Transfer RNA from a Candidatus Pacearchaeota archaeon, 72 nucleotides, folded computationally.
It matches the Rfam family "tRNA". The family's RNA type in Rfam is transfer RNA. From the family's description: Transfer RNA (tRNA) molecules are approximately 80 nucleotides in length.
NCBI's taxonomy places the organism under Archaea, Nanobdellati, Candidatus Pacearchaeota.
Its mean pLDDT, the model's own confidence on a scale to 100, is 80.
């Protein structure tokens, strides 16, 4: 340099163009307990960046950045 794959809460991860973007874990509050842990209920927090297509984009297209693998 070229090709392929990926980038979504602090972390890990799901997501068929249309439901409030889901789950686990973490964190906060409450319940429970003599206390802690565990358990239960609730809250907070997210689509790498810029453009395009579309009535509508996390999803499709183009460019960029970052990471992994392969080729040279």
């Nucleotide at each position: 340099g070229c090709g392929c794959c990926g980038g979504u809460a602090g972390u890990a991860u799901a997501g068929u163009g249309g439901u409030u973007a889901g789950u686990a874990u973490a964190u906060c509050u409450g319940c429970c307990u003599u206390c802690c842990a565990a358990g239960c209920a609730g809250g907070u927090g997210g689509c790498c960046c810029g453009g395009g297509u579309u009535c509508g984009a996390g999803u499709c297209c183009c460019g960029g950045c970052c990471g992994g693998c392969g080729c040279a």